[in-house]
């Protein structure tokens, strides 16, 4: 330099054009317990890597750039 995959919550990921974007774990509060863990309930938390474009509508499609991993040279 060329190519492929990925970037969404603190972490691991789902969501492949249409209701104000979700799960598990973690955090906080409460219940249970002599107590801790486990378990149960509630709750906090992300404008989706950045900038443009297409569209009535974009996390999702297109272009460029940035970052990570892998392959080729």
């Nucleotide at each position: 330099g060329g190519g492929g995959c990925g970037g969404u919550a603190g972490c691991u990921c789902a969501g492949u054009g249409g209701u104000u974007a979700g799960a598990g774990c973690a955090g906080u509060c409460g219940g249970c317990u002599c107590a801790u863990a486990a378990c149960c309930g509630a709750u906090u938390g992300g404008c989706c890597g950045c900038a443009g474009g297409u569209u009535c509508g974009a996390a999702u499609c297109c272009u460029g750039c940035c970052c990570g991993c892998c392959c080729c040279g």